[in-house]
Order: sequence, then structure tokens, then C1' cells
RNA sequence: GCCGAGGUCGCAUAACCCGGUAUUGCACCGGUCUCGAAAACCGGCGGGCGCAAGCCCUUGGGGGUUCAAAUCCCCUCCUCGGCG
Repeated sequence: GCCGAGGUCGCAUAACCCGGUAUUGCACCGGUCUCGAAAACCGGCGGGCGCAAGCCCUUGGGGGUUCAAAUCCCCUCCUCGGCG
């Protein structure tokens, strides 16, 4: 230099082909139970602002297409593998 695979919540992982509420597990937080803890069960769980209702941002980064983008298109960064 060329080709291929990949980057998603704290960690892991699905959704991508075929655009439409970002999935599941673990961890974590609160609760029930217990003398207490574990286990089990119930609820919560990306970030910011806000008393709340709600609003804004978020799938490596930037741009485009579209009513709508993690998904399609372009550029770019990083990781892994192959070729030279």
C1' cells in the first nucleotide's frame, strides 16, 4: 500500500442485510425477606438541564440522503486478521 472483519449504556452482546420505541445478561442502586448477610423475589439502571411536566444530546468522529439513520451513501480515526 491492497483486501476483509470490527468499534453500541460500567463490562459483554443483539438489532444493520430489508431505515421506524436501542435488546439481553452481568455488574450497580432502592425495596421485601432476615438478628444480620447471602440467595430469592419486586422495581430502577446512558448523559445533561429542570421542583415537576418535560426538553436537549447519545451507537468511534465529521458530513450527506430521508418525514425518520446504530442501520443507507461519502470522508476520516482506531483495533484485529490476511496479502504484498
This is a predicted structure of an 84-nucleotide RNA (transfer RNA) from a Candidatus Aenigmatarchaeota archaeon. Model confidence (mean pLDDT): 81 of 100. RNAcentral holds the sequence, with entries from ENA. The source organism's lineage runs through Archaea, Nanobdellati and Candidatus Aenigmatarchaeota. Its Rfam family is "tRNA". Rfam's curators write: Transfer RNA (tRNA) molecules are approximately 80 nucleotides in length.